Context: one part of a larger RNA
């Protein structure tokens, strides 16, 4: 733009996409059968493989600055404790939140229509036969459904439900000024390249601060105490620190404004 007023929300589903797999075991039963080796059908549980799909509770991964530990050098006058750099973490040991697989979870199922080969019932041509000509019935991982997603630009533009009302100028095209409402601008997102999508904007927990809690890491610093004026140990103490995490809480920022949007 349309969708025959203008908004907000919820639908239906034309159509359009994907899935569609297998194997071993146990039982049925050593039963049928079969001299004997051997060994089902049919029915019923259990468990794999590869696929796919989603997830981060478990096991791990990464976690570029969370915590230590540690060389070499440079500075902060010294010491103590810090901090900068060592090819974009110096280098090592661990590790939240996200992300994630090798880590969990699901899933093919089931049923039903119409069918293929093939199996049949009636059954004439053709007194008999005969699944077929006429009628009829079964009968597949194949095809339609059924299962998952997606969908009314399905211009054939569906539907339901709710709020907005019926102004002002023009003869008319049309134009203003405004409901509902929606955008700009702002804080931010397990949403994202930017669009968008979601949550929010003081009547506020949206983000950052700040508290507390949770994780991690591993016993800070400073004092004492023993120690060979040491190195370290021990106490004070599960200390100090701790991004992404879970909560409260208006301390800071979402101030204040704009624009646009029916009158058929």
């Nucleotide at each position: 733009c349309g969708u025959a007023g203008g908004a907000g929300a919820g639908u239906u589903g034309a159509g359009a996409g994907g899935a569609g797999u297998u194997g071993u075991c146990c039982u049925u039963a050593g039963u049928a059968c079969g001299a004997g080796a051997g060994g089902a059908c049919c029915g019923g549980g259990a468990u794999g493989g590869a696929c796919a799909g989603a997830c981060c509770g478990c096991u791990g991964g990464u976690g570029u600055a969370c915590c230590g530990g540690u060389u070499a050098u440079g500075c902060c006058g010294c010491c103590a404790g810090g901090u900068g750099u060592a090819a974009a973490c110096g280098c090592c040991g661990g590790g939240u939140a996200g992300c994630u697989a090798u880590g969990u979870c699901u899933g093919g199922a089931u049923c039903g229509g119409a069918u293929a080969a093939g199996c049949g019932c009636u059954g004439a041509a053709a007194g008999c036969a005969u699944c077929u000509a006429a009628g009829u019935g079964c009968g597949a991982a194949a095809c339609c459904g059924a299962c998952c997603c997606c969908a009314a630009g399905a211009u054939g533009a569906g539907u339901u439900c709710u709020c907005c009302c019926a102004c002002c100028c023009g003869c008319a095209a049309g134009g203003g000024u405004u409901a509902a409402g929606a955008c700009c601008c702002c804080u931010g997102g397990a949403a994202g390249a930017u669009a968008a999508c979601c949550a929010g904007g003081u009547g506020g927990a949206u983000a950052g601060g700040u508290c507390g809690c949770a994780u991690g890491u591993g016993g800070a610093a400073g004092c004492g105490u023993g120690g060979u004026u040491a190195a370290c140990a021990c106490g004070u103490g599960a200390a100090g620190c701790u991004g992404a995490g879970c909560g409260a809480u208006a301390c800071u920022a979402a101030u204040c404004g704009g624009u646009c949007g029916a009158g058929g």

Predicted 3D model of a 264-nucleotide part of an RNA (large-subunit ribosomal RNA, domain VI) from an Abditibacteriota bacterium. Its Rfam family is "Bacterial large subunit ribosomal RNA". The full RNA is in RNAcentral, with records from ENA. Model confidence (mean pLDDT): 88 of 100.